[in-house]
Context: one part of a larger RNA
RNA sequence: CUGGGCGUAAAGGGCGCGUAGGCGGCCCUGUAAGUCAGAUGUGAAAGCCCACGGCUCAACCGUGGAAGUGCAUCUGAAACUGCAGAGCUUGAGUAUCGGAGAGGAAAGUGGAAUUCCCGGUGUAGAGGUGAAAUUCGUAGAUAUCGGGAGGAAUACCGGUGGCGAAGGCGACUUACUGGUCCGGAUCUGACGCUGAGAUGCGAAAGCGUGGGGAGCGAACAGGAUUAGAUACCCUGGUAGUCCACGCCGUAAACGAUGAGUGCUAGGUGUUGGGCAGCUUGCUGUUCAGUGCCGCAGCUAACGCGUUAAGCACACCGCCUGGGGAGUACGGUCGCAAGAUUAAAACUC
Numbered sequence: 001c002u003g004g005g006c007g008u009a010a011a012g013g014g015c016g017c018g019u020a021g022g023c024g025g026c027c028c029u030g031u032a033a034g035u036c037a038g039a040u041g042u043g044a045a046a047g048c049c050c051a052c053g054g055c056u057c058a059a060c061c062g063u064g065g066a067a068g069u070g071c072a073u074c075u076g077a078a079a080c081u082g083c084a085g086a087g088c089u090u091g092a093g094u095a096u097c098g099g100a101g102a103g104g105a106a107a108g109u110g111g112a113a114u115u116c117c118c119g120g121u122g123u124a125g126a127g128g129u130g131a132a133a134u135u136c137g138u139a140g141a142u143a144u145c146g147g148g149a150g151g152a153a154u155a156c157c158g159g160u161g162g163c164g165a166a167g168g169c170g171a172c173u174u175a176c177u178g179g180u181c182c183g184g185a186u187c188u189g190a191c192g193c194u195g196a197g198a199u200g201c202g203a204a205a206g207c208g209u210g211g212g213g214a215g216c217g218a219a220c221a222g223g224a225u226u227a228g229a230u231a232c233c234c235u236g237g238u239a240g241u242c243c244a245c246g247c248c249g250u251a252a253a254c255g256a257u258g259a260g261u262g263c264u265a266g267g268u269g270u271u272g273g274g275c276a277g278c279u280u281g282c283u284g285u286u287c288a289g290u291g292c293c294g295c296a297g298c299u300a301a302c303g304c305g306u307u308a309a310g311c312a313c314a315c316c317g318c319c320u321g322g323g324g325a326g327u328a329c330g331g332u333c334g335c336a337a338g339a340u341u342a343a344a345a346c347u348c
Base pairs, nucleotide, nucleotide: 003320004319005318006317007302008301012316014201015200016199021194022193023192025088026087028085029084030083031082033081034080035077036076037075038074039073040072041071042070049065050064051063052062053061054060091191092188093187096183098181099180103177104176106174107173108172109171110154115149116148117147118146119145120144121143125136126135162169163168206247207246208245209244210243211242215241216240220236221235222234223233258315260313261312262311263310266293267292268291269290270289271288272287273286274285275284276283277282278281297304298303321348322347323346330341331340332339333338
């Protein structure tokens, strides 16, 4: 390289949007670039292959043929691909009628709880643990009642429920805004799929500047435990967690399963719509999601099984024994931390 692969053995990019490229629905006409057929020319000699011949044979040599799968030109074919033209509606999109939703971003508001402050009642303990101690408390704690401050999170509803491309999203209200589903059916008429680069988004932690700081809490301090205890347990507690703006760009970023289309038994639950029936809250059916079980089939097995890991097609990414190593060097990016791209010697 070919091949074979990528749920768990090595291997799906964290996720979008989209450029180049690759691939692309049905019908008709033309063209003839690809494609196919024939002819001509060329494809040096030697060699290889075949036949005959010459050295007594052979190696070797001579003569003739074939082959040289290629290229060019000419003539022809028109199914498929391409190109050009004309059309179609099933793919895709659009208008419209409705629907559900923690989808996004901004502003405002509420209640419960913790902590702190002030005041009242009240007195000797409270707290914490396996047991304790550090700790708090007669300068009045804990408990309880009233008032206030401030920050963060939104109990119940809540659900293998919903929404989002992924990360993710959960009190309420308001205006703004994205996507999606169903129905009949208006319009456009292949406008599609995928997508190297590029570009955008991207949990937590971390970084920069300025705020904020109730609870929690790396580091740190103390108390215990222990042979020791730089831990697990306890009492404190700083960064941080929160907000604004800007960086970082990584995760077991997981369904460890790329996105798209078509086809291939069913049963049962659930979410959002449509239709029909009647006994008006049920049944049947049909779309779009989301779970469980399971036939065929697949799989090394486990398992997957119309939400495929089944049967196919087109496109992208990735793998190629373990260690060395996701490291070194170099490049790019970053304030840094570091990220990304990514070897070899050597060794088994």

A computed fold for a 348-nucleotide part of an RNA from an uncultured prokaryote, annotated as small-subunit ribosomal RNA, central domain. The prediction has a mean pLDDT of 89. RNAcentral holds the full RNA, with entries from ENA.